Predicted 3D model of a 74-nucleotide RNA (transfer RNA) from a candidate division WWE3 bacterium. The coordinates come from a structure-prediction model, not an experiment, and the mean pLDDT is 81. Its Rfam family is "tRNA". It is annotated as a transfer RNA.

[in-house]
RNA sequence: GGGCGGUUAGCUCAGCUGGUUAGAGCAUUCGGUUUACAUCCGAAAGGUCAUAGGUUCGAUCCCUAUACCGCCCA
Repeated sequence: GGGCGGUUAGCUCAGCUGGUUAGAGCAUUCGGUUUACAUCCGAAAGGUCAUAGGUUCGAUCCCUAUACCGCCCA
């Protein structure tokens, strides 16, 4: 330098060929249970979907550029 894949909650990851309110597990906080802790049950909070632009009535999803991470080729 060229090619491919990835970037979504604090962490690990879903999101079915664009559709109205973006989810799960763990962690955190609160409540219940217990003499108490743990376990278990319930609830809550937490997101500029890497950044910018474009297409569209509508974008996490499609297109372009950039940044970062990984793999391969030279």